[in-house]
Molecule: transfer RNA
Organism: bacterium
RNA sequence: CGGGGAUUAGCGCAGCCCGGUAGCGCGUUCGGUUCGGGACCGAAAGGCCACGAGUUCAAAUCUCGUAUCCCCGA
Numbered sequence: 001c002g003g004g005g006a007u008u009a010g011c012g013c014a015g016c017c018c019g020g021u022a023g024c025g026c027g028u029u030c031g032g033u034u035c036g037g038g039a040c041c042g043a044a045a046g047g048c049c050a051c052g053a054g055u056u057c058a059a060a061u062c063u064c065g066u067a068u069c070c071c072c073g074a
Stems, first nucleotide, its partner, number of pairs: 001073007010026004020057001028044005050066005
């Protein structure tokens, strides 16, 4: 320098192809159960969807650019 992949909750990841309420597991908090804890059950909080711009009635999703990390090639 060229090509490809990844970026979404504290952590690990779906959702993107085919635009229409942002989800799952673990964790955290509260409650139940227990003498207490673990396990189990119920509920809740937690997200400018990496950043900027564009298209659209509407963008995590489509288009362009940028950043960081990983892989391949030179």